[in-house]
The part of an RNA shown here (large-subunit ribosomal RNA, domain II) has 677 nucleotides and comes from Sphaerosorus coelastroides. Model confidence (mean pLDDT): 84 of 100. It matches the Rfam family "Bacterial large subunit ribosomal RNA". The RNAcentral record of the full RNA draws on ENA. Taxonomically the source falls in Sphaerosorus (Eukaryota, Stramenopiles, Ochrophyta, Xanthophyceae).

Context: one part of a larger RNA
RNA sequence: GCCGGCGACUUGUAGUUAGUGGCAGGUUAAGGUAGAUCCUACUGAAGCCAUAGUGAAAGCGAGCCUUAAUAGGGCGUUUGUCACUAACUACGGACCCGAACCCGAGUGAUCUAUCCAUGACCAGGAUGAAGCUUAGGUAACACUAAGUGGAGGUCCGAACCGACUGAUGUUGAAAAAUCAGCGGAUGAGUUGUGGAUAGGGGUGAAAUGCCAAUCGAACUCGGAGCUAGCUGGUUCUCCCCGAAAUGUGUUUAGGCGCAGCGGUUAGUGUUAUAGCGUAGGGGUAAAGCACUGUUUCGGUGCGGGCUGGUAAUUCGGUACCAAAUCGAGGCAAACUCUGAAUACUACGUGGAAAGCUAACCAGUAAGACUGUGGGGGAUAAGCUCCAUUGUCAAGAGGGAAACAGCCCAGACCACCAGUUAAGGCCCCCAAAUGAUUACUAAGUGAUAAAGGAGGUGGGAAGACUUAGACAACCAGGAGGUUUGCUUAGAAGCAGCAAUCCUUUAAAGAGUGCGUAAUAGCUCACUGGUCAAGUAAUCCUGCGCCGAAAAUGAACGGGGCUAAGUAAUCUGCCGAAACUGUGGGAUAUAUUUAUAUAUAUCGGUAGGGGAGCGUUCUAUGGUAGGUUGAAGCGUUAACGUAAGUGGGCGUGGACGAUAUAGAAGUGAGAAUGUCGGC
Numbered sequence: 001g002c003c004g005g006c007g008a009c010u011u012g013u014a015g016u017u018a019g020u021g022g023c024a025g026g027u028u029a030a031g032g033u034a035g036a037u038c039c040u041a042c043u044g045a046a047g048c049c050a051u052a053g054u055g056a057a058a059g060c061g062a063g064c065c066u067u068a069a070u071a072g073g074g075c076g077u078u079u080g081u082c083a084c085u086a087a088c089u090a091c092g093g094a095c096c097c098g099a100a101c102c103c104g105a106g107u108g109a110u111c112u113a114u115c116c117a118u119g120a121c122c123a124g125g126a127u128g129a130a131g132c133u134u135a136g137g138u139a140a141c142a143c144u145a146a147g148u149g150g151a152g153g154u155c156c157g158a159a160c161c162g163a164c165u166g167a168u169g170u171u172g173a174a175a176a177a178u179c180a181g182c183g184g185a186u187g188a189g190u191u192g193u194g195g196a197u198a199g200g201g202g203u204g205a206a207a208u209g210c211c212a213a214u215c216g217a218a219c220u221c222g223g224a225g226c227u228a229g230c231u232g233g234u235u236c237u238c239c240c241c242g243a244a245a246u247g248u249g250u251u252u253a254g255g256c257g258c259a260g261c262g263g264u265u266a267g268u269g270u271u272a273u274a275g276c277g278u279a280g281g282g283g284u285a286a287a288g289c290a291c292u293g294u295u296u297c298g299g300u301g302c303g304g305g306c307u308g309g310u311a312a313u314u315c316g317g318u319a320c321c322a323a324a325u326c327g328a329g330g331c332a333a334a335c336u337c338u339g340a341a342u343a344c345u346a347c348g349u350g351g352a353a354a355g356c357u358a359a360c361c362a363g364u365a366a367g368a369c370u371g372u373g374g375g376g377g378a379u380a381a382g383c384u385c386c387a388u389u390g391u392c393a394a395g396a397g398g399g400a401a402a403c404a405g406c407c408c409a410g411a412c413c414a415c416c417a418g419u420u421a422a423g424g425c426c427c428c429c430a431a432a433u434g435a436u437u438a439c440u441a442a443g444u445g446a447u448a449a450a451g452g453a454g455g456u457g458g459g460a461a462g463a464c465u466u467a468g469a470c471a472a473c474c475a476g477g478a479g480g481u482u483u484g485c486u487u488a489g490a491a492g493c494a495g496c497a498a499u500c501c502u503u504u505a506a507a508g509a510g511u512g513c514g515u516a517a518u519a520g521c522u523c524a525c526u527g528g529u530c531a532a533g534u535a536a537u538c539c540u541g542c543g544c545c546g547a548a549a550a551u552g553a554a555c556g557g558g559g560c561u562a563a564g565u566a567a568u569c570u571g572c573c574g575a576a577a578c579u580g581u582g583g584g585a586u587a588u589a590u591u592u593a594u595a596u597a598u599a600u601c602g603g604u605a606g607g608g609g610a611g612c613g614u615u616c617u618a619u620g621g622u623a624g625g626u627u628g629a630a631g632c633g634u635u636a637a638c639g640u641a642a643g644u645g646g647g648c649g650u651g652g653a654c655g656a657u658a659u660a661g662a663a664g665u666g667a668g669a670a671u672g673u674c675g676g677c
Base pairs, nucleotide, nucleotide: 001677002676003675004674005673006672011092012091013090014089015088016087017086018085019084020083021082022081023080025049026048027047031043032042033041034040035039053060054059063075064074065073066072095233096232098230102223103222104221105220106219107218113197114196115195116194117193118192119191120190121189122187124156125155126154127152131148132147133146134145135144136143160184161183162182164181165180166179167178168177199215201211202210203209208217236611237610238609239608240607241606246259247258248257249256250255260364261363262361263360264359265358266357267356268355275349276348277347278346279345280344286338287336288335292332293331294330296328297327298326299325300324303321304320305318306317307316308315309314367392368391369390371388372387373386374385375384376383397408398407399406412583413582414581415580417579418578419577423573424572425571426558427557428556432570434569435568436567437566438565439564445560451545452544455542456541457540458539459538460537463534464533472529473528474527475526476525478502479501480500483497484496485495508523512521513520584601585600586599587598588597589596590595612666614663615662616661617660618659619658624654631650632649633648634647635646637644638643
C1' cells in the first nucleotide's frame, strides 16, 4: 500500500411540543392479593395535573390590583388528563477516537551522582628539592665545590582511565561504534565487592546534569471514559423546500446569547410586493462664490521697510512688503445664493406572486470576486474597510485556448428531431475562402508613455500662380560708404548706436562662410530660360520609432495581406435555454376520481416526508426441504432508487413470504483497529 472482519447520535430520569389512542375530569405510586418460568391480572386516591382569578400580602372573588376616584390602566372571566411514538432540552462519559497535565498509593541507586566500609592496580625511562658527608673557607657562622640523597596534584610514555580533531557509519556490525591521530597516567588517580541517600525527594568540582536507552520534575497502577470553546472521523435510497458568512452584547473576536435569513404545522385571507399613477420632504452629483475659508493677476494704497532733507515738529522720493476695497480668474469631506437623476415615504391601481401571526426544529454569525459610489494606501496590490448590484459559495451546460467569482443560460428523465443566446463561420473545429465601401504594409492586427518624424488617407480655412508661380540653370546683386562710434585694425559680417539717400529690373548701412584687416564665396532681392501647379497652418483615421530578463516561443496552433481594421447587409453554425414527441413526480383547482387543467421539479449547511435492506422475537415444532435448505459462484428478467429475483453450478441441513415487535441495523476515508498478502 491493497484486500477482508470490526468500527461512531446510545441509554436512564425529568421536562417542552407535535401526532396517535383511552377517558371527560384524568391518573395511580409504593404496597397488597392471586396465579406463576420471565411476568401478568386485580386491588391500592396517599399524591399529581385540571376545575378561578388577582394582589407583595392580609384578603376579596368573575373579578382582582393600582388609586381619593364610580377616571384611566394591568392581569383575568375554564378544558383537560393519562399512556405510547417522534423531535428537542437538562443532568448523567451522552456521537466516536485523541492530550499535555494534576492528585493518591506503591516500585526503583544491578545504569548513573555523591558518600561509607573493605580490598586491588599503575611496564619502562627522565629530572634530581630538602637533608647529610667530605674538601675549601671563616675568629665563629655565613658561603663555595664535589659527592650522597630521592622530593614532586614534576617530565616522556604502555596497561588503565578519558574523549580534542577528521573520516567512515546514518533502514549502522553498534538506539553513540570503528579507524587514524589526541589528553591524564603517584594522584582532587583508577577499579572490584558490600552498603547509604527516593520523586513536594535525592545527588550534583553546577551541565537543569544524573536518579535503569525515560528527567524543568522517574516509573507502575489507580482517581479516569479527567477535561478538550480544538483537529480528525461519523456507514442504505428516493421525494419537497432551502439558508448564512450580517447587527448587537460578550475576559469577546476561529466560542457563545438575542435578533436577522431557512424549514414544518396551524391561523389570517390581499393585509405583502415588481410595475404604473398622484402627492411629498431633502441638500448628494453637478454647479456656484452670496457666507466660511483658500487662491492668482491688475487698479487704488491703511501701515511698515529702504532712502534724501531739517535744530526740531516733520516734509519728500520709492521698480520693496502690504491691510482694506474694486475689477478679472480659480478651489473645498467637515463652504452653499442654487440644485438634479436615483433612492425613500404616503395613497390609489396591480392580470404575477406574496405578506403577517403563533408554536416547534435548525444551520449561519472566517466569505470571495466583478461593476458602481467612497474611506485608508502611493487616485499601488489577486491589498484593506464600508455602501450597493450580480455571480460563485450551494450552479451543471455553451463562450472567454486552458480559467470558482467575467459573458450567455438556471440541468425532472429519455430522443441519431427543430429554433436560437453569448460567441463564431480558411484548416485544426460545427457554420460564408459571403456581399458592398474604405483604410492599413507595420505580420500593425497579436502588450505600454512622455516625446519624435517630408509614413499614408480624409476634412477645413486662407496664400502664391499662364500678367508664368515652386525647384533647377544663366546673369545681375550697384553708388554715397571703409555710415558713425569703438579699436592696433573693425572696410555688410568682434562690439555699441543709427539703419538714411541715390542709380535702378533689382540689390539689407547686409543671411551665412571667410580675412590680422582688406580681398574672395554666398544669401535676401531682380531679369532670363522652362512650363503647371506650389509652399505653409489647423483638425482627424490607420500606421512608424521610443520598446531591455533571465530553458525557446505568450495571435491557442497552422497559417493569414485578409483569414487585419472601420461601417453596412444577408445567410448559417452554436447550450442541458426555448420548441417538438414520449414518460415520471410534487402542489393547487375542478371533478365524471386517478381523470383533466395550470404551475413547479439545480442545490451545500439545514428542516420535512416516504421507503429498501440486516440480526433477533411472536404467529411457528409454520409453508417448504436429501426428488437437495442456508451459504457461495454465474447469468436472465423486473423496479424511480435502496433492492427484488428465475435458471444453471457448487454445497450438504436447515428454513422463508406475510403481519406485528425489538435493535450491538447498513463504511471508503478517523497518521482508525485486528488479520492476510